[in-house]
Context: one part of a larger RNA
RNA sequence: CAUUCCGGCCGAGGGAAUUCGGCAAAUUAGCCCCGUAUCCUCGGUAGAAGGGGUGCCUGCGGUUUAGCAGACCGCAGGUCGCAGUGACAAGGGGGGAGCGACUGUUUACUAAAAACACAGGGGGCUGCAACCCGGUAACGGUUUGUACAGCCCCUGAGUCCUGCCCAGUGCGGGUACCUGAAACCCGGGUACAACCGGGCGAAGGGCCCGUAAACGGCGGGGGUAACUAUGACCCUCUUAAGGUAGCGUAAUACCUUGCCGCUUAAUUGGCGGCUUGCAUGAACGGAUUAACGACUCCCCCACUGUCCCCGGCCGGAAGCCGGCGAACCCGACAUCCCAGUGAAGAGUCUGGGGACCCCCGUUGGGAAGCGAAGACCCUGUGGAGCUUUACUGCAGCCUGCCGUUGCUCCACAGCUGGGGGUGCGCAGGGUAGGCGGGAGGCUUCGAAGCCCCGUCUCCGGGCGGGGUGGAGCCGUCGAUGAGACACCGCCCACCUCCAGCUGUGGAGCUAACCGGCUUUGCCGGGACAUCGGUAGGUGGGCAGUUUGGGUGGGGCGCCACUCCCCCGAAAAGGUAUCGGGGGAGCCCAAAGGUCGGCUCAGGCGGGUCAGAAAUCCGCCGUAGAGUGCAAGGGCAAAAGCCGGCCUGACGUGAACCCGCAAAAUAAGGGUUCACGAGCCGAAAGGCGGGCCUAGCGAACCACCCUGGCCUUUUGGUGAGGCCGGGUGACGACAGAAAAGCUACCCCAGGGAUAACAGAGUUGUCCCCGGCGAGAGUACAUAUCGACCCGGGGGCUUGCUACCUCGAUGUCGGCUCUCCCCAUCCUGGCCGUGCAGCAGCGGCCAAGGGUGAGGUUGUUCGCCUAUUAAAGGGGAUCGUGAGCUGGGUUUAGACCGUCGUGAGACAGGUCGGUUGCUAUCUAACGGGGGUGUCAGGGCGGCUGAGGGGAAGGAGGUUCUAGUACGAGAGGAACGAACCUCCGGCGCCACUGGUUUACCGGUUGUCCGGCAGGGCAUUGCCGGGCAGCUACGCGCCACGCGGUUAAAGGCUGAAAGCAUCUAAGCCUGAAACCGCCCCCGAAAAGAGCCGCCCAUUAAGGGCUCCCGUAAAAGACGGGGUUGAUAGGACCGGGGUGUAAGCGGCGAGCUUCGGCGAGCCGUUCAGCCCGCGGUCACUAAUCG
Repeated sequence: CAUUCCGGCCGAGGGAAUUCGGCAAAUUAGCCCCGUAUCCUCGGUAGAAGGGGUGCCUGCGGUUUAGCAGACCGCAGGUCGCAGUGACAAGGGGGGAGCGACUGUUUACUAAAAACACAGGGGGCUGCAACCCGGUAACGGUUUGUACAGCCCCUGAGUCCUGCCCAGUGCGGGUACCUGAAACCCGGGUACAACCGGGCGAAGGGCCCGUAAACGGCGGGGGUAACUAUGACCCUCUUAAGGUAGCGUAAUACCUUGCCGCUUAAUUGGCGGCUUGCAUGAACGGAUUAACGACUCCCCCACUGUCCCCGGCCGGAAGCCGGCGAACCCGACAUCCCAGUGAAGAGUCUGGGGACCCCCGUUGGGAAGCGAAGACCCUGUGGAGCUUUACUGCAGCCUGCCGUUGCUCCACAGCUGGGGGUGCGCAGGGUAGGCGGGAGGCUUCGAAGCCCCGUCUCCGGGCGGGGUGGAGCCGUCGAUGAGACACCGCCCACCUCCAGCUGUGGAGCUAACCGGCUUUGCCGGGACAUCGGUAGGUGGGCAGUUUGGGUGGGGCGCCACUCCCCCGAAAAGGUAUCGGGGGAGCCCAAAGGUCGGCUCAGGCGGGUCAGAAAUCCGCCGUAGAGUGCAAGGGCAAAAGCCGGCCUGACGUGAACCCGCAAAAUAAGGGUUCACGAGCCGAAAGGCGGGCCUAGCGAACCACCCUGGCCUUUUGGUGAGGCCGGGUGACGACAGAAAAGCUACCCCAGGGAUAACAGAGUUGUCCCCGGCGAGAGUACAUAUCGACCCGGGGGCUUGCUACCUCGAUGUCGGCUCUCCCCAUCCUGGCCGUGCAGCAGCGGCCAAGGGUGAGGUUGUUCGCCUAUUAAAGGGGAUCGUGAGCUGGGUUUAGACCGUCGUGAGACAGGUCGGUUGCUAUCUAACGGGGGUGUCAGGGCGGCUGAGGGGAAGGAGGUUCUAGUACGAGAGGAACGAACCUCCGGCGCCACUGGUUUACCGGUUGUCCGGCAGGGCAUUGCCGGGCAGCUACGCGCCACGCGGUUAAAGGCUGAAAGCAUCUAAGCCUGAAACCGCCCCCGAAAAGAGCCGCCCAUUAAGGGCUCCCGUAAAAGACGGGGUUGAUAGGACCGGGGUGUAAGCGGCGAGCUUCGGCGAGCCGUUCAGCCCGCGGUCACUAAUCG
């Protein structure tokens, strides 16, 4: 001393019109009194809301105190100001929704939330050496707790409730049976073993049952009521069951801005309803709910600079001077602009234009500016975190067996040994297991018989025991029969008893082992458990990995991933695309080999049933048939059809070819030859599958083979191996063993590849045209215009993948500038189905204008009220080193849907860091220098060129109720006035500001008063100059020139006609001038006047200043002076100073105290203005 930034103060009128959104700011505010709705869990909501009071002075009353003092409460009177919680400090309020009950907690550093937690509810596990957790273990936590407890999970106050489904998955229980490892047992197996088979058989699985506040799930079609509509009702398919109560366009609804109502002028908003719920719904809780919330949404009041629309002021920074003094960045050069070109977006290339050199301030258009080897996308046989019914493992857990591990008993089972019993076909007196021996055997140690009991039973009886009885009984023989009985021996089957061993189950014990304690022991547990080994099961708890390729980006889809045929393929060969057409992944014991024979399809003629078509005859018949299957190429005494005999659909080996164009390579395929063994044929000869071209697969591993060979001295056997052959598959087909998510992500790379923008293209889009079917009462062309056809644009959407992935910031808004015209208005004109008014269509025209609101992030659109009109586009979908950050597009969270899950969704919802000091260029301003003559200078002009819109539009009145019109209605030329928008300037007025100034006043400090400091200038009331708009003035009437469309004159070509061809006249806000501004650096560098010319003209420095000003510059002044300061006067602002005197409600110890009032006093104080005066400084240089 003035613009920007930061911080702050004030503001006329309007009052949220701003904006995603009242963001920010303003309002409110303490205390006392009055007074408070709705809802309610009766606590609350409540400081609801809304009112009133509040200072100072004087006096008095009350409470407290024993009484004073003090403090507090109250009353009355007086008194001042705009204002008395006077400053500081100090809620804006109300209504309606969503979510969460609440107070709390959270992403230290972008999310504070509707997320977490929470009391409360539910479920599961757990009896204590607990469950659970940490640890290799010892041991520890829980816990020195004990089920009213602990752990885990879900839900999340309260209130009302919580429906159906157990088929799947999981969990729990059961289990006759099935399955089920090792050990064990039995059998086989060298007199061994390995090994093999069988038995026994745990957990687990199968199977059965239960369980949803476990994981989870909870349909479709058709018909039907006397208007219609709807469908209580019916039929049908189907499920494990088909969504109950509630709630519902929702934080969930795609369509969707659903429909209706309310709110608003207008509402993609909000609230209330309806509800056909894309895709609500009941502890993944449903619904509701007082209170609470820096949560989210809507409305209202108050209030405001958020806005219309900006202005003034204060402080700091920036600017200038002095001192100190970084970083980013930098290939080179560099004065650019336009158009073009170019790897498609150039300061450097091409063309044109512009352009003297340097400095300073300011802005941020460009340097596809700097910053960060793009975080999106893709690629990588890159990584990591997470998930799971991916693959492979491990811990843990469950279970069997063995060891640690001992004693006793019972039951049962198996085995062994011993005792006993039983053993019924028929026949036979009868209950005859088998074989052998056998002529006797049993009996007073009690035979027969009888009675009772037990057991078995084929119901006849057998065996055993007891009693009675008191002396016999049985066999041999005979009969029957396959077999002959008494008695003895051996054996079989079954039953039973005893003993041993083993096993299972049970019981007891104590000494291992474990625990406790008052610890050489006692108590409890106890061969269990623990621990070790082994075996089976379970096992994202944990670990390592995998999760293909092609691809007009990737994903999804598909396979163009192996093979065959045709076309594409451009007449050798070969040749691509997610090019076109179509096939193979077999088949056949004949459909193969050979030899022989035959001729097809179709047509015509003829022929019983018999036809269009059956079988038969004749003729014609190059193939029109057939050939197992695609297509092509083939094929007629055959490659087709029929028949005979056969198995070459052979063994071994070699070479070559295809595969793979012309180089290499595997499987596979093919050809030829040689040896051997064969088949057919008279023979020649043919045959190593099939008319040909598709019908396929390495190594490892497993298995198979009249095969051949090897194996620890030898022979044999087992087992193993080698060579050869075969079978089993990798179809991603030259062949890894393999699922997902990542918005928590990371790395390496790519513009080899997507999203934005550009470029190319233009199907789509927009615009125009040709033709003119039609309609327009008649009539294509006033107006509308089908089918078809031709263009233009490069604003839509696509396509392409050319620039950019060592980064060109992405939607919308705000701000600001330029351009286009296919013109929305204004101007000029033509046509009209134009009377006028108002329209409709067209031509010229881009000078100016094109506004304000509601909803939504929106662009767009819809709507409201205005308006002359509320045009369409471009500029990297102009513009983020200019702003914003509502949307989209990180990390948090909720809902619906999908997914087992991690998670996902151009679905919805709440929240969520926007870096940079400007080097060059550019732009706007301000200076310095050089040049313009090798003179210098002062002053005045010219105007090439440049800029401006300096103006644009409307209304009213007159014309005129005229022209026109039946009327209703209703112009114009021309003229006057007014208004709006825009531009330039100004400050007399009005308004704002006015941190010069004056006054009032609060708190406090200094002070006796006066006067001051601080508190935003403390706050408040005023306010000159200046700056300003909301105030004022001007931008005049307009004119001239050239034209556009259009209207004409004359006028031929073309004896006419014709606005045109020559010529001429009119005719728009457009163009050029008249007007305003810049402008001799206009290199063609201009012109005129005056001064100085050698120490001068003139200028600079310096000094005082301001009509100027960031620094420079510009202007004024410098003693011959009013330039600045100062003084005085004037004018102006405040509003009546201090001191003194008087008054003052009252009180008084009569000394006085006292808010305040009156006078002195229009005072006092002050002034960026005007004038006067040299007092001070412009001295001297």
This is a predicted structure of a 1181-nucleotide part of an RNA (large-subunit ribosomal RNA, half B) from Archaeoglobus sp. Taxonomically the source falls in Archaeoglobus (Archaea, Methanobacteriati, Archaeoglobi, Archaeoglobaceae). The full RNA is in RNAcentral, with records from ENA. It matches the Rfam family "Archaeal large subunit ribosomal RNA".